Model confidence (mean pLDDT): 83 of 100.
A computed fold for a 71-nucleotide RNA from Candidatus Vidania fulgoroideorum, annotated as transfer RNA.
The sequence is in RNAcentral, with records from ENA.
Its Rfam family is "tRNA". The family's RNA type in Rfam is transfer RNA. Rfam describes the family as follows. Transfer RNA (tRNA) molecules are approximately 80 nucleotides in length.
Order: sequence, then structure tokens, then C1' cells
RNA sequence: GCCGGAUUAACUCAGUGGUAGAGUAUCUGUUUUGUAAACAGCGAACGUAGGUUCGAUUCCUACAUCCGGUA
Repeated sequence: GCCGGAUUAACUCAGUGGUAGAGUAUCUGUUUUGUAAACAGCGAACGUAGGUUCGAUUCCUACAUCCGGUA
């Protein structure tokens, strides 16, 4: 240089164009003499910029970061 893959919550991951989810963690409450555990609950996210579409996390393009392959 060329080719391919990944980017979604604090972390690990789902999500086949129509209300964005789970587990863990944080926080709150219950329980306990207290802590932990357990139980119940809240908050928190689609890398950036365009395009297609009535509608985009999803399709297309470019860019950014990371990973791999190739000479």
C1' cells in the first nucleotide's frame, strides 16, 4: 500500500428497516446488631459525518480507532 473484520450502558454481549434488550457493576429500598449474601426497583448506550427510505443500530459512502491477513 491492498484486503477483511470489529465499534450498542461502567464492563461482557444480543438485536434480519417500525417503542434498543440481557447479564454483571453502580445507586436506592427491604432484610441484618453491622457487613456480605439474598430479594425488589431506578438511572445509564447505538464511534463521527453524509446518503437511500414514510421510517435507519440495521442498507450505502467517507472518516476515526482497534484487530487480523497479504507483499